c-di-GMP-I riboswitch aptamer from a Candidatus Acetothermia bacterium, 81 nucleotides, folded computationally. Its Rfam family is "c-di-GMP-I riboswitch aptamer". From the family's description: GEMM was predicted in a large-scale screen for bacterial structured RNA regulatory elements. The sequence was found by an Rfam model in a public genome assembly. The prediction has a mean pLDDT of 83.
[in-house]
Parts: sequence; structure tokens; C1' cells
RNA sequence: UGAUCGAACGGGCAAACCUGGGGCGACCCGGGGACGCAAAGCCACAGGUCUCCUUCAGGGGGAGAUGGCUGGGCUGCCGAA
Repeated sequence: UGAUCGAACGGGCAAACCUGGGGCGACCCGGGGACGCAAAGCCACAGGUCUCCUUCAGGGGGAGAUGGCUGGGCUGCCGAA
């Protein structure tokens, strides 16, 4: 120094829930709040799940949501064993 890995320090993110707003909806944004997270940073590419519309009744098609479901791609802080 790199890979693997995840002790410590410093900082980072923020589930449920409450609240204001947006959306038909899944959900999203702001504030409060912390269950957790070493990629819980970014990308809907593959699969999964969910919503709406449609055809239709085996199911298919379309438009979306979720990156804190899994895989993949890109990038990245610290440095003990």
C1' cells in the first nucleotide's frame, strides 16, 4: 500500500411512531424521533414484493413504488486484530 475483515475514535444515515404537505394508490418530501446500518451512498439492469389501469378469468399487457428484500454495476470514510 492492496485484499479480506470490522475493534476503537471522529463524524454520517435514520425503522416504527407523531406531525405538516404531495399522490387515486403503493409511497414520497419537510420537521420531530431512533429500530437499526460499514455502503442504510448512487443506479430500477435481473429477480422479488407492493400499487394503479387494462384485458380477461389459466393468466397476460401497460404505467408506477420499493436501493432499509436479494443479486449486479459505479463510487467511498476510519484502521486494531